A computed fold for an 80-nucleotide RNA from a Candidatus Aerophobota bacterium, annotated as c-di-GMP-I riboswitch aptamer. It was read from a public genome assembly, where an Rfam model found it. Its mean pLDDT, the model's own confidence on a scale to 100, is 85. Lineage of the source: Bacteria > Bacteria candidate phyla > Candidatus Aerophobota.
RNA sequence: AGCCGAUAAAGGUAAACCAUCUAAAAGGAUGGGGCACAAAGUCACAGAUCUUCUUUAAAAAAGAUAGCUGAACUACCGAA
Numbered sequence: 001a002g003c004c005g006a007u008a009a010a011g012g013u014a015a016a017c018c019a020u021c022u023a024a025a026a027g028g029a030u031g032g033g034g035c036a037c038a039a040a041g042u043c044a045c046a047g048a049u050c051u052u053c054u055u056u057a058a059a060a061a062a063g064a065u066a067g068c069u070g071a072a073c074u075a076c077c078g079a080a
Base pairs, nucleotide, nucleotide: 004078005077012037013036017032018031019030020029021028022027035067041073042072045070046069047068048065049064050063051062052061
């Protein structure tokens, strides 16, 4: 340094739910709250799932989800 992840240390994030705001919706933001997380940091590239204002199946298109999976970039600590 890389891989790896402990009954270690210092920390970090924050599920459901509630309140307010916002969007047509999925959802998002803020505050509370704590299920959990060794990348639950970033990123919409590839899948997957969800939404579609006005009236309908599929497809397409547009959007959302990073706490769905894979990939990419970065990162604290140092037992086996």